[in-house]
Context: one part of a larger RNA
RNA sequence: GAUGAACGCUAGCUACAGGCUUAACACAUGCAAGUCGAGGGGAAACGAUAUUGGAAGCUUGCUUCCGAUAGGCGUCGACCGGCGCACGGGUGAGUAACGCGUAUCCAACCUGCCCAUCACUUGGGAAUAACCUUGCGAAAGUAAGACUAAUGCCCAAUGACAUUUAUAGAAGGCAUCUGAAAUGAAUUAAAGAUUUAUCGGUGAUGGAUGGGGAUGCGUCUGAUUAGCUUGUUGGCGGGGUAACGGCCCACCAAGGCGACGAUCAGUAGGGGUUCUGAGAGGAAGGUCCCCCACAUUGGAACUGAGACACGGUCCAAACUCCUACGGGAGGCAGCAGUGAGGAAUAUUGGUCAAUGGGCGAGAGCCUGAACCAGCCAAGUAGCGUGCAGGAUGACGGCCCUAUGGGUUGUAAACUGCUUUUAUAGGGGAAUAAAGUGAGCCACGUGUGGUUUUUUGCAUGUACCCUAUGAAUAAGGACCGGCUAAUUCCGUGCCAGCAGCCGCGGUAAUACGGAAGGCCCGGGCGUUAUCC
Repeated sequence: GAUGAACGCUAGCUACAGGCUUAACACAUGCAAGUCGAGGGGAAACGAUAUUGGAAGCUUGCUUCCGAUAGGCGUCGACCGGCGCACGGGUGAGUAACGCGUAUCCAACCUGCCCAUCACUUGGGAAUAACCUUGCGAAAGUAAGACUAAUGCCCAAUGACAUUUAUAGAAGGCAUCUGAAAUGAAUUAAAGAUUUAUCGGUGAUGGAUGGGGAUGCGUCUGAUUAGCUUGUUGGCGGGGUAACGGCCCACCAAGGCGACGAUCAGUAGGGGUUCUGAGAGGAAGGUCCCCCACAUUGGAACUGAGACACGGUCCAAACUCCUACGGGAGGCAGCAGUGAGGAAUAUUGGUCAAUGGGCGAGAGCCUGAACCAGCCAAGUAGCGUGCAGGAUGACGGCCCUAUGGGUUGUAAACUGCUUUUAUAGGGGAAUAAAGUGAGCCACGUGUGGUUUUUUGCAUGUACCCUAUGAAUAAGGACCGGCUAAUUCCGUGCCAGCAGCCGCGGUAAUACGGAAGGCCCGGGCGUUAUCC
């Protein structure tokens, strides 16, 4: 000098940033991923409307109330289907590794949504959930029968620049080899919706984005760890994969690594960066950004463009809970919050207004991402606690050479001024120059312009004005030397101090108190750690 700090004393305000470093310990409760009715069958709930039955008021054809019927309407629980749930958010247990950083390569690869271009979107079929009926079960749930739809599933047609294969072999290369054009054969597709404006669907090529893989170099400590290795090292042939590869398998060979530190053991997420230092270095990796790994522990695959998947599935284990004892349920290292551990770390808050994400034609819905607010001197910065004058140098305190001086000290009193802040009253934003709906216009087919309507959590907040009145606001450590700042009293090797040297046994500038002084100041000290 620094800190994600803690502790002691003290504490007025504002802004910005930060806040479980320990038990990757266990978790009550709520929320954190849904959306689409412009894919579908439908109608549990709500509303409107229509028809109809009853009752009341009664103006005798209107109002109100209670029912019934009607998916025709707005919509819509559950269900089928699509997309999303692989993002966003958390944590650092594991990992000394192509994990990360940097550089290069993939003629050995994939890529939903998005963009561009080309071509197409034809004809049929069988089921199944929901609903209904009947069972079983305490529950979780589950079985059977019957009915039905689709952008769900299947069959067929057409189809190449796709895939496979045959012929071919330009061109390149030392070689294994790489392999263009051209010709033939085989295989393979689709889905509709609607308000007629559009939104979709299928195949192919290219792009963009995202990912996968390979390699060089760099990446902590220990030799009181010296030898390690059998799918081990390589080859041939296969399997598998999006793809290369002992990744896996059969066979063959006996290799491969190592004092330039293999193997083993310990420790550890890596980087951008941060702290310190003149630098070289040394130390650290909290917040923010990138990458990786993990989701109670271990294992496995399914779906899918993408996972071997935090809020998915299956199996095993530990733990917790329910049970009718037969059987079931759960996973906060998401946001809050609880217990425990600890010196120690916050609210079971508000809003989707903005930014961003998912779905949707859109309106919109969802979003503990995000933006805000709350708590905490835990950090940095700013402001304030008044300013000017004022000597009988007042009173009081303390000290001395004591009828008197010195000091506290212009400090106070007193006079004048100001009002940041405070309190009260009044006014009052920007963040929305964006977006939505409706109308009109222009170009021309979804954009732009214009008019109008509407959308603000924070917030009646920030900020501004007025009134009142010095009014509401200073402490902590130290004073022997290092080290800025000294006297008196008490104590008497006691009580105590102390970072080191050391002080204290009757004149203690070192202990305790007082007065004064010095340093820093909304903080000041102590402890811990790094340079």
A computed fold for a 531-nucleotide part of an RNA from an uncultured bacterium, annotated as small-subunit ribosomal RNA, 5' domain. It matches the Rfam family "Bacterial small subunit ribosomal RNA".